[in-house]
Context: one part of a larger RNA
Molecule: small-subunit ribosomal RNA, 5' domain
Organism: uncultured bacterium
RNA sequence: GAUGAACGCUGGCGGUGCGCCUUAAGCAUGCAAGUCGAACGAGAUCUUCGGAUCUAGUGGCAGACGGGUGAGUAAGGCAUCGGAAUCUACCUUCAAGUGGGGAAUAACUCAUCGAAAGAUGGGCUAAUACCGCAUGUGAACGCAAGUUUAAAGUCUUCGGGCGCUUGGAGAGGGGCCGAUGUAUUAUCAGUUAGUUGGUGGGGUAAUGGCCUACCAAGACAAUGACGAUUAGCCGAUGUGAGAGCAUGAUCGGCCACAAUGUUACUGAGACACGGAACAUACACCUACGGGUGGCAGCAACUGGGAAUCUUGCGCAAUGGACGAAAGUCUGACGCAGCGACACCGCGUGUGGGAAGAAGCUUCUAGGAGCGUAAACCACUGUGGCGAGGGAAGAAAAGGACGGUACCUCGCUAGAAAGCACCAGCUAACUACGUGCCAGAAGCUUCGGUAAUACGUAGGGUGCGAGCGUUAUCC
Numbered sequence: 001g002a003u004g005a006a007c008g009c010u011g012g013c014g015g016u017g018c019g020c021c022u023u024a025a026g027c028a029u030g031c032a033a034g035u036c037g038a039a040c041g042a043g044a045u046c047u048u049c050g051g052a053u054c055u056a057g058u059g060g061c062a063g064a065c066g067g068g069u070g071a072g073u074a075a076g077g078c079a080u081c082g083g084a085a086u087c088u089a090c091c092u093u094c095a096a097g098u099g100g101g102g103a104a105u106a107a108c109u110c111a112u113c114g115a116a117a118g119a120u121g122g123g124c125u126a127a128u129a130c131c132g133c134a135u136g137u138g139a140a141c142g143c144a145a146g147u148u149u150a151a152a153g154u155c156u157u158c159g160g161g162c163g164c165u166u167g168g169a170g171a172g173g174g175g176c177c178g179a180u181g182u183a184u185u186a187u188c189a190g191u192u193a194g195u196u197g198g199u200g201g202g203g204u205a206a207u208g209g210c211c212u213a214c215c216a217a218g219a220c221a222a223u224g225a226c227g228a229u230u231a232g233c234c235g236a237u238g239u240g241a242g243a244g245c246a247u248g249a250u251c252g253g254c255c256a257c258a259a260u261g262u263u264a265c266u267g268a269g270a271c272a273c274g275g276a277a278c279a280u281a282c283a284c285c286u287a288c289g290g291g292u293g294g295c296a297g298c299a300a301c302u303g304g305g306a307a308u309c310u311u312g313c314g315c316a317a318u319g320g321a322c323g324a325a326a327g328u329c330u331g332a333c334g335c336a337g338c339g340a341c342a343c344c345g346c347g348u349g350u351g352g353g354a355a356g357a358a359g360c361u362u363c364u365a366g367g368a369g370c371g372u373a374a375a376c377c378a379c380u381g382u383g384g385c386g387a388g389g390g391a392a393g394a395a396a397a398g399g400a401c402g403g404u405a406c407c408u409c410g411c412u413a414g415a416a417a418g419c420a421c422c423a424g425c426u427a428a429c430u431a432c433g434u435g436c437c438a439g440a441a442g443c444u445u446c447g448g449u450a451a452u453a454c455g456u457a458g459g460g461u462g463c464g465a466g467c468g469u470u471a472u473c474c
Stems, first nucleotide, its partner, number of pairs: 001473003005470005012346006018339002020304001025302002029299003034061003039058002042055005068257003077182007086174003091170008099133001101131002108123006138149004153162003183229003190220003195217008232254004236247004259280005282293004310336001312335003318332001319330004349379004359370004383412007393401001418463005423444003429458005439446002
């Protein structure tokens, strides 16, 4: 000098930031991912009989983003620079097409089982759900001949709009590979059988022992393999003249994880925080047969701890999902609340006022200091209080913040100063008390009867809404 700080004493205002560093411990409650009726049938309500609205279900898109945490990971990570064997929904652009059919199924209804969660069977129905046929610009495979391969409608003001299918290009986004760099330890010296390489096969969007069969016996290592310990990495942050050293909170990029472990499904994308399956631990419900759950989302709670906030308001802005749109959803976000936790700014008055009140301290008892300090006089209004006006943030409407910021008028010196230190280092000294006691202390040390070092008082010094102490880094 610095801090995501804590503790002690003290505490007026505003702005901007920051706020579980410990138990990746457990979580009551509420909310945090939905949306589309202009894909579809059905039901309900209203009706001016034209229609309108709402919804459980089928279907589409989204849910892989956004938000959290840092457990694991010393290298499937990260940073920088390269590479070839790759994928890409939505978006942009280019080319071509969008013909003709079919069978189901949920909802619904009937019946049954179950405490519930839920499940089973019969019957009916629609689609942009599903399946054939046709076509083949193209695309895939192939040396070639050739073979295979698509579609869906809906709205309309009748102009068209939004879609759908196939392929090319782009943008943005990923997956993979290589080089270099990336903590401590030798009181860890040898490690390794899918191990190292090859061939055939499989698998993937794709390379590859990624997997498998066979063959060979390799591969790594004192330039530290293997093991152990610790740790998310970076842009950056702190300090320092720099080199460096330390750190990785907030903000941004990447990675990993979602009670613990394992697995796949769907999908352009996941081996998926608020999806599924199984196992385990824990918790809850139960009619004992069986079920349900996952805050390392936002608040809140318990526990732990020296220690870290509200079960708030709003989608007005920015951004996101869906939708043709209106719009709906959004604890992302924007705001407000709490906390001197940090930084910055402001205030607690200003001018005059005695050879100088009282009081306190001291003294050689005359005096000296606090001290223009106070009182007193005049003034001002940062702030505070009251009244009035009142935004920008929002392109037509729409403002949570908020009657906020700010402006005007009026009143009032009124609410508003402490903390540490005063032996030397180190700015600042006297009196009394105590008597190696009580105590102080960062170091040297101080205290045993004249203590500037302990305690109190007066005075002084430093900083100031803070000041000290402790901890950590340079």